[in-house]
This is a predicted structure of a 583-nucleotide part of an RNA (large-subunit ribosomal RNA, domain V) from Taxus chinensis. The source organism's lineage runs through Eukaryota, Streptophytina, Embryophyta, Pinidae and Taxus. Its mean pLDDT, the model's own confidence on a scale to 100, is 81. Its Rfam family is "Bacterial large subunit ribosomal RNA". Its family is annotated with structural constituent of ribosome and ribosome in the Gene Ontology. The full RNA is in RNAcentral, with records from Rfam.

Context: one part of a larger RNA
RNA sequence: UCCGCACAUAGAUAGAAAGACCCUAUGAAGCUUUAUUGUUCCCUGGGAUUGAAUUUGGGCUCUGUUUAUGUAGCUUAGGUGGAAGACUUUGAAGGCCUUCUUCUAGGGGCUUGAGCUAUCAGUGAGAUACCACUCUAGAAGAGCUAUAAUUCUAACCUUGCGUCAAAACCUAUUGUCUAAGAGAAAUUCUCAGGUAGACAAUUUCUAUAAGGCAUAGGCCUCCUGAAAGGUAACAGAAGCAUGCAAAUGUUUCCUUGGGUUGGACAUAAAUUAGUCCUUGAGUGUAAAGGUAGAAGGGAGCUUGAUUGUAAGACCAACCCAUCAAGCAGGGAUGAAAUUCAGCCUUAGUGAUCUGAUAGUACCGAGUGAAAGGUUCAUCUCUCAACAAAUAAAUGUUACUAUAGGGAUAACAGGCUGAUCUUCCCCAAGAGUUCACAUCAAUGGGAAGGUUUUUCACCUCGAUGUUGGCUCUUCACCACUGAAGUGGUAUUAGGUUCUAAGGGUUGGGUUGUUUUCCCAUUAAAGCAGUAAGUAAGUUGGGUUCAAAACAUCAUGAGAUAGUUUGGUCCAUAUCCGGUGUGGU
Numbered sequence: 001u002c003c004g005c006a007c008a009u010a011g012a013u014a015g016a017a018a019g020a021c022c023c024u025a026u027g028a029a030g031c032u033u034u035a036u037u038g039u040u041c042c043c044u045g046g047g048a049u050u051g052a053a054u055u056u057g058g059g060c061u062c063u064g065u066u067u068a069u070g071u072a073g074c075u076u077a078g079g080u081g082g083a084a085g086a087c088u089u090u091g092a093a094g095g096c097c098u099u100c101u102u103c104u105a106g107g108g109g110c111u112u113g114a115g116c117u118a119u120c121a122g123u124g125a126g127a128u129a130c131c132a133c134u135c136u137a138g139a140a141g142a143g144c145u146a147u148a149a150u151u152c153u154a155a156c157c158u159u160g161c162g163u164c165a166a167a168a169c170c171u172a173u174u175g176u177c178u179a180a181g182a183g184a185a186a187u188u189c190u191c192a193g194g195u196a197g198a199c200a201a202u203u204u205c206u207a208u209a210a211g212g213c214a215u216a217g218g219c220c221u222c223c224u225g226a227a228a229g230g231u232a233a234c235a236g237a238a239g240c241a242u243g244c245a246a247a248u249g250u251u252u253c254c255u256u257g258g259g260u261u262g263g264a265c266a267u268a269a270a271u272u273a274g275u276c277c278u279u280g281a282g283u284g285u286a287a288a289g290g291u292a293g294a295a296g297g298g299a300g301c302u303u304g305a306u307u308g309u310a311a312g313a314c315c316a317a318c319c320c321a322u323c324a325a326g327c328a329g330g331g332a333u334g335a336a337a338u339u340c341a342g343c344c345u346u347a348g349u350g351a352u353c354u355g356a357u358a359g360u361a362c363c364g365a366g367u368g369a370a371a372g373g374u375u376c377a378u379c380u381c382u383c384a385a386c387a388a389a390u391a392a393a394u395g396u397u398a399c400u401a402u403a404g405g406g407a408u409a410a411c412a413g414g415c416u417g418a419u420c421u422u423c424c425c426c427a428a429g430a431g432u433u434c435a436c437a438u439c440a441a442u443g444g445g446a447a448g449g450u451u452u453u454u455c456a457c458c459u460c461g462a463u464g465u466u467g468g469c470u471c472u473u474c475a476c477c478a479c480u481g482a483a484g485u486g487g488u489a490u491u492a493g494g495u496u497c498u499a500a501g502g503g504u505u506g507g508g509u510u511g512u513u514u515u516c517c518c519a520u521u522a523a524a525g526c527a528g529u530a531a532g533u534a535a536g537u538u539g540g541g542u543u544c545a546a547a548a549c550a551u552c553a554u555g556a557g558a559u560a561g562u563u564u565g566g567u568c569c570a571u572a573u574c575c576g577g578u579g580u581g582g583u
Base pairs, nucleotide, nucleotide: 002582003581004580005579006578007577011574012573015569022405023404024403025402028400029397030396031395035202036201037200038199039198042194043193044192045191046190047189048188051152052151053150054149055148058145059144060143061142062141063140065138066137078134079133080132081131082130085117087115094111095110096109097108098107100106157181158180159179160178162177164175165174166173205217206216207215218240219239221237222236242284243343244342249301250300251299252298253297254296256280257277258276259275260274261273262272282291283290285348287346288345289344306329307328308327309326312323313322331340332339355379356378357377359375362373363372412459413457414455418452420448421447422446423445424444425443429439430438466540467538468537469536471532473528476525479502480501481498483496484495485494505519506518507517508516546564547563548562549561550559551558552557
C1' cells in the first nucleotide's frame, strides 16, 4: 500500500411513517346549546268512528197573559187605530185573605148573591166599556238550538280455569255463543295550535409581521408622497351617515379682527372718538385649498332647490362618479347688459331582484274586456362584513380523521445586533495636593454572537424537545508559572501584559438548568461544540388517550393552574474511529 475479521456508533441534515404540533380548505366527522330550519314523541282543540233519554240554567221563535203611577184630573191615562154600547147566575157590587207586586192603587184566591161600567166635566192625548196591532219589563206553557251534568244500551272496548270450533291431543292465537264489566267516553283516523338537541340537515366572514385575543372593513380632509398626476403599511392626525324654505336666486349697500390712547355709571369684556398692524375675523359642520372688486355682513323682490335635450371634456379593469357650452319650453331679479338648472369647494352614502303608490294608455295568447306586464316619477335595506352569497344560522374537539403548506408558527440553524458581554476614545469629577496608582459621569467608536427580542431564509412525503449520566474537542485565565506598574516598606491585595501544561471537590432540597444551604479546597472558572452528546443511556419534567381538584363556560369543553398514571424501534451499507490479522 492493498485485502480482511471483530467491535463501538460521530456523520451520511442515516432508516422507518405523504408531521399527530401549527396554519390553510367558502373540505370532513363526533359532541354541545336559550345558533338557524325542520322531524318525531307528548299536550290541547275541531271533525269522523257515534246512538237514546231526562234535568238545570242560557239564546231564539210562537201562544195566551200580566206589566207601565210627573202635575191637573172620579183614577196607576204605555202608543196607534176601530168602536156606542160592553161585562154579568160559566157569578155584579160589597166583605175577608194574600210572602204577587207595592206608589195603597192593581192582580190572584175564598165568601156572598144582582148589578157594575162607558157616552157628560176636566186633559197635549179618553175611556181597562170592549176589540186589534204594537213598545218597555216580567212570569207561565210549547217548540228549536248549542252547552253542562246525570242516566240508559245497542255500536265500540275489556275480562272469564265459561262454552263451542278450526278433520287426533296439548299450548298459544283467532273466531262463535254466553256471562259480567265499562260505555258513547276511550281507542283509531284526520285537520289545526303548542312543544323536548330526543333526532336530523347545516351554518358559525375576512384582513392579520403564524394563528388566537384586541382592532378594523364604506365615504371625506391633511401628512407620509420625493414642487404634474398617481402611490403602500395593524404608519401618523381628525371627521361623516347631515343641515338650511333660507343658510336658495337676483338687485343693491356695507366691512372684519387685534393692539394702543381717551371718555359718567363702566369693568378684562357693553356703547363711543382717534390712531397702528393689514386680513390675522368670518364661512352651518372636520381639515385643506380659497375668499376683502368678497364666497363674509345687511335690506328689497322672489323660487332656476325649473321641464325636454346635449356637443365636448375629466376619471379609468369593470360598475360608479365629476364638469359642461349650446338649443327648445316656461320663469325670477334688475332700468338694462347680464346672472340664475340649489348652497365657497371637496364627505352626508347602497347595485340587482321582490313588493308598493300615483300617472300615461304601449302590449293584451281567436275577437271584445279583464288579469298580468311594459313605461315615466316616487317609496321600502347600520344589506355599516357598506361590489350587498340566504327571508332565515352559535360553539367545541386532548376521541379526532383528510388534503396540503416550510406560501405560516413552536426546537435548532441562518441574517441583523435593539438589548446583552468585552474592549477602546474624549475626560467633568473622586482620589488631602494631582484627570489617567485606582475609580470614572455625560457622550463617541468597535468587537463578539453565550441572553431577551426582531425577521420568517433551509427543513412540515418529519433536522426527535428539557435536565441528568457517559464521553470528546476548542477559545478565553477564577487556581497554579513569568513579567511591567504602583497612592510597591513587609504581609495581603490592586491593575496591565504573557502563559491553556495540569487541575477545577463531596453532600442536602428541587424533574430541574438556575438558586439557596452545609463542609472543604490552590481553585471550587466562564463560554462554544445543532443552548455538544437519545441508530449511547435515562424519561423525573414538558406534550396524546384515563381520572380528580380549583377557576371559567348554559353546555360540549377550556386553563405557560395543580395532581396520580402513562409502549424510547433498529441484524451498521458507506465514511470516520478502536483492536487484531494476512500481503